RNA sequence: GGGCGGGUAGCUCAGCUGGUCAGAGCGUCUCGCUUACACCGAGAAGGCCGCGGGUUCGAUCCCUGCUCCGCCCA
Numbered sequence: 001g002g003g004c005g006g007g008u009a010g011c012u013c014a015g016c017u018g019g020u021c022a023g024a025g026c027g028u029c030u031c032g033c034u035u036a037c038a039c040c041g042a043g044a045a046g047g048c049c050g051c052g053g054g055u056u057c058g059a060u061c062c063c064u065g066c067u068c069c070g071c072c073c074a
Stems, first nucleotide, its partner, number of pairs: 001073007010026004019057001028044005050066005
């Protein structure tokens, strides 16, 4: 330098080839249960979907530049 995959909640990931709910598990917090802790049950907080531009009435989802991570080739 070229090719491919990935960057969504603290962590691990899903997300229908665009529409009005952005989700799951784990973790955290609160309440219940317990003598207490754990387990278990109920609930809550937490995300401007890597950054910029474009298309569109509307983008996490399409196009494009950049950046970071991984793999392969040179």